Predicted 3D model of a 75-nucleotide RNA (transfer RNA) from Rhodococcus pyridinivorans AK37. Its mean pLDDT, the model's own confidence on a scale to 100, is 82. Lineage of the source: Bacteria > Actinomycetota > Nocardiaceae > Rhodococcus > Rhodococcus pyridinivorans. The sequence is in RNAcentral, with records from ENA.

RNA sequence: GGUCCCGUGGCUCAGUGGAAGAGCGUCCCGUUCACACCGGGGAGGUCGCUGGUUCGAUCCCAGCCGGGACCACCG
Numbered sequence: 001g002g003u004c005c006c007g008u009g010g011c012u013c014a015g016u017g018g019a020a021g022a023g024c025g026u027c028c029c030g031u032u033c034a035c036a037c038c039g040g041g042g043a044g045g046u047c048g049c050u051g052g053u054u055c056g057a058u059c060c061c062a063g064c065c066g067g068g069a070c071c072a073c074c075g
Stems, first nucleotide, its partner, number of pairs: 001071007010024004018055001026042005048064005
């Protein structure tokens, strides 16, 4: 330098045009003498950034930013 993949709650990841979800974690309640387990409920996200397409974008397109893989170059 080239090609490709990834970026979504604190963490790990789904969702791939039509109202953002799960598991774990966290908080509250129940249960217990108490803790754990278990059951119920709650909070928590400008979907990496900026534009574009569209009636409508997490999703499609472009450019950037960050992370990763492979290839090439380099004595």